[in-house]
This is a predicted structure of a 72-nucleotide RNA (transfer RNA) from a bacterium. Rfam family: tRNA. Rfam classes the family as a transfer RNA. Model confidence (mean pLDDT): 83 of 100.
RNA sequence: GGCGGUGUAGCUCAGUGGUAGAGCAGUGGCAUCAUAAGCCAUGGGUCGGGGGUUCAAUUCCCUUCACCGCUA
Numbered sequence: 001g002g003c004g005g006u007g008u009a010g011c012u013c014a015g016u017g018g019u020a021g022a023g024c025a026g027u028g029g030c031a032u033c034a035u036a037a038g039c040c041a042u043g044g045g046u047c048g049g050g051g052g053u054u055c056a057a058u059u060c061c062c063u064u065c066a067c068c069g070c071u072a
Stems, first nucleotide, its partner, number of pairs: 001071007010024004018055001026042005048064005
C1' cells in the first nucleotide's frame, strides 16, 4: 500500500428500515444482630465523526477516525 472485520449504557453483547434492549455493574428499598446471597423498584445511550438515499436510518450507500486480522 491492497483486502476484510469490529465500533450501540460503566463492562460484555443483542438489535439488518418504523419512537433503542438484555445480562452484569450502579442507586433506593425489603429481609438479617450484621454482611454476603436472595427478592422488589429504578436512573443511565448525540448507536465512533461527517455527508447521502428515504415519509422514516443503529440498520442501506459514500467518506473519515480508532482498533484487530490477512496479504504484498